[in-house]
Molecule: small-subunit ribosomal RNA
Organism: uncultured bacterium
RNA sequence: AGAGUUUGAUCCUGGCUCAGGACAAACGCUGGCGGCGUGCCUAACACAUGCAAGUCGAACGCCCUUGGCAACAAGGGAGUGGCGGACGGGUGAGUAGCACGUGGAUACCUACCUUGAGGUGAGGAAUACCACCGGGAAACCGGUGACAAAACCGCAUAUCUUCUGCAAAGAAGAAAGUCGUAAGACGCCUCAAGAUGGGUCUGCGUCCGAUUAGCUAGCUGGUGGGGUAAUGGCUCACCAGGGCGACGAUCGGUAGCUGGUCUGAGAGGACGAUCAGCCACACUGGGAUUGAGAACGGCCCAGACUCCUACGGGGGGCAGCAGUGAGGAAUAUUCGUCAAUGGGGGCAACCCUGAACGAGCAACGCCGCGUGCAGGAUGAAGGUUUUCGGAUCGUAAACUGCUUUUCUGAAGGACGAGUACAGGACGGUACUUCAGGAACAAGCCCCGGCUAACUACGUGCCAGCAGCCGCGGUAAUACGUAGGGGGCGAGCGUUGUCCGGAGUUACUGGGCGUAAAGCGCGCGCAGGCGGUUCGGUAAGUUUGGCGUGACAGGGAUCGGCUUAACUGAUCCAGAGUGCCGAAAACUGCCGGGCUUGAGAGACGGAGAGGGAGACGGAAUUCCAGGUGGAGCGGUGAAAUGCGUAGAGAUCUGGAGGAACACCAACGGCGAAGGCAGUCUCCUGGCCGUUAUCUGACGCUCAGGCGCGAAAGCCAGGGGAGCGAACGGGAUUAGAUACCCCGGUAGUCCUGGCUGUAAACGAUGACCACCAGACGUGGGAGGUAUCGACCCUUUCCGUGUCGGCGCUAACGCUUUGAGUGGUCCGCCUGGGGAGUACGGUCGCAAGAUUAAAACUCAAAGGAAUUGACGGGGACCCGCACAAGCAGCGGAGCGUGUGGUUUAAUUCGAUGCAACGCGAAGCACCUUACCAGAGCUUGACAUGCAUUUGCACCAGCCGUAAUGGGCUGUCCCUUCGGGGCGGAUGCACCGGUGCUGCAUGGCUGUCGUCAGCUCGUGUCGUGAGAUGUUGGGUUAAGUCCCGCAACGAGCGCAACCCCUAUCGUUAGUUGAAGAGUCUAGCGAGACCGCCACCUGAAAGUGGAGGAAGGUGGGGAUGACGUCAAGUCAGCACGGCCCUGACGCUCUGGGCGACACACACGCUACAAUGGCCGGGACAAAGGGCUGCCAACCCGCGAGGGGGAGCCAAUCCCAUAAACCCGGUCUCAGUUCGGAUUGGAGGCUGCAACCCGCCUCCAUGAAGUGGGAGUUGCUAGUAACCGUGAGUCAGCACAUCACGGUGAAUACGUUCCCGGGUCUUGUACACACCGCCCGUCACACCACGAAAGUUGGCAACACCUGAAGCCGCCAGGCUAACCCGCAUGGGAGGCAGGCGUCGAGGGUGGGGUCGAUGAUUGGGGUGAAGUCGUAACAAGGUAGCCGU
Repeated sequence: AGAGUUUGAUCCUGGCUCAGGACAAACGCUGGCGGCGUGCCUAACACAUGCAAGUCGAACGCCCUUGGCAACAAGGGAGUGGCGGACGGGUGAGUAGCACGUGGAUACCUACCUUGAGGUGAGGAAUACCACCGGGAAACCGGUGACAAAACCGCAUAUCUUCUGCAAAGAAGAAAGUCGUAAGACGCCUCAAGAUGGGUCUGCGUCCGAUUAGCUAGCUGGUGGGGUAAUGGCUCACCAGGGCGACGAUCGGUAGCUGGUCUGAGAGGACGAUCAGCCACACUGGGAUUGAGAACGGCCCAGACUCCUACGGGGGGCAGCAGUGAGGAAUAUUCGUCAAUGGGGGCAACCCUGAACGAGCAACGCCGCGUGCAGGAUGAAGGUUUUCGGAUCGUAAACUGCUUUUCUGAAGGACGAGUACAGGACGGUACUUCAGGAACAAGCCCCGGCUAACUACGUGCCAGCAGCCGCGGUAAUACGUAGGGGGCGAGCGUUGUCCGGAGUUACUGGGCGUAAAGCGCGCGCAGGCGGUUCGGUAAGUUUGGCGUGACAGGGAUCGGCUUAACUGAUCCAGAGUGCCGAAAACUGCCGGGCUUGAGAGACGGAGAGGGAGACGGAAUUCCAGGUGGAGCGGUGAAAUGCGUAGAGAUCUGGAGGAACACCAACGGCGAAGGCAGUCUCCUGGCCGUUAUCUGACGCUCAGGCGCGAAAGCCAGGGGAGCGAACGGGAUUAGAUACCCCGGUAGUCCUGGCUGUAAACGAUGACCACCAGACGUGGGAGGUAUCGACCCUUUCCGUGUCGGCGCUAACGCUUUGAGUGGUCCGCCUGGGGAGUACGGUCGCAAGAUUAAAACUCAAAGGAAUUGACGGGGACCCGCACAAGCAGCGGAGCGUGUGGUUUAAUUCGAUGCAACGCGAAGCACCUUACCAGAGCUUGACAUGCAUUUGCACCAGCCGUAAUGGGCUGUCCCUUCGGGGCGGAUGCACCGGUGCUGCAUGGCUGUCGUCAGCUCGUGUCGUGAGAUGUUGGGUUAAGUCCCGCAACGAGCGCAACCCCUAUCGUUAGUUGAAGAGUCUAGCGAGACCGCCACCUGAAAGUGGAGGAAGGUGGGGAUGACGUCAAGUCAGCACGGCCCUGACGCUCUGGGCGACACACACGCUACAAUGGCCGGGACAAAGGGCUGCCAACCCGCGAGGGGGAGCCAAUCCCAUAAACCCGGUCUCAGUUCGGAUUGGAGGCUGCAACCCGCCUCCAUGAAGUGGGAGUUGCUAGUAACCGUGAGUCAGCACAUCACGGUGAAUACGUUCCCGGGUCUUGUACACACCGCCCGUCACACCACGAAAGUUGGCAACACCUGAAGCCGCCAGGCUAACCCGCAUGGGAGGCAGGCGUCGAGGGUGGGGUCGAUGAUUGGGGUGAAGUCGUAACAAGGUAGCCGU
């Protein structure tokens, strides 16, 4: 520091995801030791039990125990009294607040402590404990009586304090003693001061929500009472009517705050465990008392809960330490000690202390250590893998030597305890020494990319994985296992959370033409920003000094534990903030000027700018009349419609409404929406010139106010044309559309509402600056002219192009999307959704503001290459057209589908399967079926043992193979070898599967003219250029031009056949020539001429056998179709092995209701039949072709000559020609089918061959929709041969004979090429994709209601308690009084204000739930249509 993921690829935008760090964690697997830390984040849920705050006898009286005869001493107990229980410890519920942080302030208090000043005299009355009596279950309580104090109360004194007062002066206010022989000590009282701790006030800082905008009645201030330690509406009376709020009041939600912690380069973001400071709370709510100070382990009341009870009444509060239950993914011992540190009490000894110090449990975290070290190759065994050679685990192990951290045992043994003595929980711990023995100690995750690490097997879209992209459908480095490898290591992974990466909220540090994003437009308050100059000030700013910024933490240095974690010391640092100074450039503020910004004045100017009124002509329609007489209208074509009741057409007259042709523009005006006949009136803005005036008066603008197309709404008019809805006619599978005929709202006017548009330049407003060129609208100036032009300068508009610059690109470019400045608005992935709820506005429609759940990994912008288009341009092809002959109908042949079958073997399936593999199925072939057999095998190689029965001939037997019987080897160096058999082991074998694992070969686009590369250049890039353009060609053929220049594979040519000639040679032939055969050569090149041209080329002509590639063939670029073939061959993997191998017999591949494809023969007279006659080419022939001759009607038989073939044979070519006959008919056409008789091949013609003869004589009379071939020696017609082959061709391949018609042309169909255009396609239009409906699931909204929480309000009731009043009842201290008694004061009790809680009520707000309902999202192949993307087949889209 980045990476993966949108695409065929690219750049950009943008989200999602990952790698890092951290944690009070939890879970899974695993687990040796030690140190230091940490450990209920959930139920502020409920708590059994024990402990956590007491102490003082040197304040006091009493009682008990022990000792003593006693006085008394020691110890203990409850009580009075003092001090402490307000600290320490816990928790974070509440709290958005002066609670906290930070900095100030003061009207206050402060026990114990320190300092200082002074004092401590003399009296009195009670009371608890106790005794007696009584009540009660208990808790506890009541009555009477006695007694003490440092408890309580007067009196005296008053340095002093308080009060009155200007002062003088006056008034009031204290105390306690104990110990000690004593000295003295500890106390006590008053005052002052300090220290410490606190109270109160205040500036600034401190989360989210505006779908919370207004809040407030003691509420704001004053005066006066009261109250408090103290200020203050803190409280009360009166008076005034204020106070807070867009710089966010109020309300709602959430939350203890901070030092700090985590992360980050930082700025920030998130958090607030442990430690420390502050606050709040103590079952919930309220209250006071005591006290210096107030309530976790105090009191009173109310409530909920819980416990005891004798039912009358009582007790309780672990958010102290342990512990229990519950909750939860989850968090420990009912431990030891006061030894240390600290706290309370005490003169002290000492007591208390779950504070604390320690130990226990937990890998919960951090840190450290170990599980051994060295040697050891036959690279052991074993595992895995393999191309079978090996490789790897791997020096790893074994084995040898060594060490002992750790472990076990034993011995010693602390620091922590500074002090006169004593005192150690931890702990016999740390540590040290000795002995023993490699001994007791390794796992977890991962290995497709990101991301370090790969193979085998299993599985077969299953099981499963997955953080994102994505893996898995038979060869998975992605699942599971194994081997190997990588990472970390007493841990490793997973999950969760936070920061980072994320510049993805952008202060540092982003954007808004098209990606998300400029408000539809203006005016304008607040706010923000603001020209030039001088003076002042010092708020901002900069700077000096003095404070603060606790401890811990952080950084640096040094130190202590063996090291580290941990910890100690010193120094440092800063953010922030207070005070005192200094400076005055900039900003602010105050004051004085200036004129250039802005405005005003004067003089000119243009204009569909706005409003109102009046007027005008053309056209449409309607009405009336005339002429006229059959159609009009409409469409792709029609129909509905109108018309003989007279339409349409035409003429005349009239009515009415709406809109204003030409001018007209790329033009003008307006802020935008928008504005167009002419004239008049009213009115806004703009431009130019001038430089007369004001003197910064400016710019922008949240809220606010106004304007705002069309549609729509309300009321009233108006209504010609057009025209939603609606009706009808067409189209269509349908057609609620597009087209046609009608037609209502509306469109128009007046008044009011609505407030939205793709309201667009998809571009906010203003200012300054930054090359130009060419138009155009409106001014002004100059030159010039008689004048108008022209030319030129300048200002304001409006356009096109363009340099710099910018941009992802497209593009923008003085009218910026450039360079800067000011202000406003807006954006933050797609969908859900501009939706729901709530609010505001509206008559409604709706507008505006505006979410979430859920879901996806993308959605998008620009450009690129293709492909495609019912886009465009150009061009080609038997592509169409023009022709000829067919096919499709019939019969037959062959192939295929289907069906059938034991089997009908398999493959080929649009073109590009279907007379195809198959150049030839009776057996064989043969792969299929039935049956019968064989098992190292029908075939190959090797090894071991054994054998000479192998081969051949013969015989037996079988359906046949298999099987059985008889006869019988060769060479030799004598070891054996060759050949063969048998047995066994390795193995053979497979037309079994996968052509989607493959090679090779082939088809097809297509013999179409294309496909690429190097270098250069252009572009961020994919890519482009070249290869495009203008011509030309059969051709990317050639020429010209050009940021390209060249090159390659294709085209063409080179090759073969053929047409003409020459020449050489040649067998056959009686011979020569010629023909012929074979070879060599010539010939054709747009070479010549003419026209045309810039060139290439083209057109025509001559000559020539042949003329513009002469004709034909071979030759098939880069690639496409996962095209075809595992059955031609080869080959990976899988499968079979007494069978899926091999042999044999028979059957099948030949089936047959039917459908298709390719052919043959026909339907006849251009013909059939009979007789006669003529002319080829190219082939083949020794298990072969076979002549003459003879036999047979014939197929054929006999026969045997010739020929290894220019010699012989196959072998008569046929159509054709001549003559005859048939005469239009199912025929003398046609020959299927069937019967009979024969021939040939072959081991064998039944299934299942071919041929011959006789007989039979079917369909068929020219073929629907549709469809095929062919452009010349071609089509058509005619025969011939060959391959295969024993035999079998209507097929295939070849050969010649006869020998046409037509092509205007490129609109259309099909296919192809080039350029261009659009695209939402890229599996590429057989593409993509939308909505309803149906089904399943999910979240959300509405809903009659039901139900709960929260806060407030009104009224009623009202505990404890403070305060006020009364106090008739009670009453020790003081006063009066001899006394009874009276007074002051106090108390009970009563009344009242306030008051927690409770009740009632109507509302508010937030949830939960709800029959039903609404849309939304997701889901494999569901239904219906085809809306969008191409002109998407009616251009699309926006508002209504």